[in-house]
Order: sequence, then C1' cells, then structure tokens
RNA sequence: AUCAUAAAAAGGCAAAACCAGAGUAAUCUGGCGACGCAAAGCUACCAGACCUAAAGGGUCAGUGGGGUUGUUAUG
Repeated sequence: AUCAUAAAAAGGCAAAACCAGAGUAAUCUGGCGACGCAAAGCUACCAGACCUAAAGGGUCAGUGGGGUUGUUAUG
C1' cells in the first nucleotide's frame, strides 16, 4: 500500500418528538434530543418511494445498488 472480516478501545454520526425559520409540498437548515448506524462521510448514475397546478420539475444518500474518500483492530 491492497484485500477480507469485525467494532473491543478512542472517537464519529444522529431517528422520532418538540421549538424557530425556508419551501405550494415532499422536505431542508439551526437548537434540543438519541431510535439506531462500521461508512447513518460524500455523490442523484440505475432502480424504488414521495411531492407538485403541470412538467424536460423537485425531494429522499437513515430504501437497495453503483462510484468515490476515510478511522481502529485482526488476518
């Protein structure tokens, strides 16, 4: 350095609910909170789900897959 497996230690992230704000909405941002997570870091390429008055539109990465980056331990 690479691959596989795992999460003991040190740490990391943060569901639902509530408060404030943005948005038509799905939902997002911040605070609080902690259901859980070995990538629950990032990415909208594929499938899927959701929203929309409509769409060549939008949302979800904590729905699955793909891509990419990364910590520790063991082999």